[in-house]
RNA sequence: CCCUUAUCCAGAGCAGGUGAGGGAAUUGGCCCAAUGACCCUGCGGCAACCCGCACUCCGUGCGAAGGUGCCAACUCCAACAGAACCUUUUAAAAGGGCUUGGUUCUGACAGAUAAGGG
Numbered sequence: 001c002c003c004u005u006a007u008c009c010a011g012a013g014c015a016g017g018u019g020a021g022g023g024a025a026u027u028g029g030c031c032c033a034a035u036g037a038c039c040c041u042g043c044g045g046c047a048a049c050c051c052g053c054a055c056u057c058c059g060u061g062c063g064a065a066g067g068u069g070c071c072a073a074c075u076c077c078a079a080c081a082g083a084a085c086c087u088u089u090u091a092a093a094a095g096g097g098c099u100u101g102g103u104u105c106u107g108a109c110a111g112a113u114a115a116g117g118g
Base pairs, nucleotide, nucleotide: 001118002117003116004115005114006113007112008111013043014042015041016040017039021032022031023030026079027078028077029076044071045070046069049067050066051063052062053061054060055059075110080107081106082105083104084103085102086101
């Protein structure tokens, strides 16, 4: 770097260092940041993928020493496809279609993390 599988609306911060951008990438939005963000170090914590134990090995439950991971905002939100509802359009009424905008949901894409493999 690539492949496979699983998960991604929960959870968890203080101190020190540094000093200007940061939230993966593109676009748009929104946010964080000299009251010091991001990043690094120390300590602390969260979680439970690997792991340990029990029950029947699936699976479930319990645990947290160790290997990872994580500790603003849903993976910060949207983008692509589709569905439902509302809305817009109105000329007599009723009904329907297209269009406009919005909300919610599903899937895909991309990404992150783990475990296994190449």